[in-house]
Transfer RNA from an Erysipelotrichaceae bacterium, 72 nucleotides, folded computationally. Its Rfam family is "tRNA". Its family is annotated with triplet codon-amino acid adaptor activity in the Gene Ontology. The family's RNA type in Rfam is transfer RNA. The source organism's lineage runs through Bacteria, Bacillati, Bacillota, Erysipelotrichia and Erysipelotrichaceae.

């Protein structure tokens, strides 16, 4: 330098082009307990960035960034 893949809550993982973007774990609050743990209930939290296609994009297309694989 070329080709390809990936990027979603703090972390891990879901989501036929159409729902309020779901779950686990972590965090917070409360209940329970003599206290802590555990358990139960509730709460907040994410689509890498910029464009395009479409009535509608996490999903399709292009570019950028980051990471990785292969080729040279």
């Nucleotide at each position: 330098g070329g080709u390809c893949u990936a990027u979603u809550c703090g972390u891990c993982u879901a989501a036929c082009g159409g729902c309020u973007a779901a779950g686990a774990u972590a965090g917070g609050u409360g209940a329970c307990u003599g206290u802590c743990u555990a358990u139960c209930a509730c709460c907040g939290g994410a689509u890498a960035c910029g464009g395009g296609u479409u009535c509608a994009a996490u999903u399709c297309c292009c570019g950028u960034a980051u990471a990785g694989a292969c080729c040279g």
Overview:
It was read from a public genome assembly.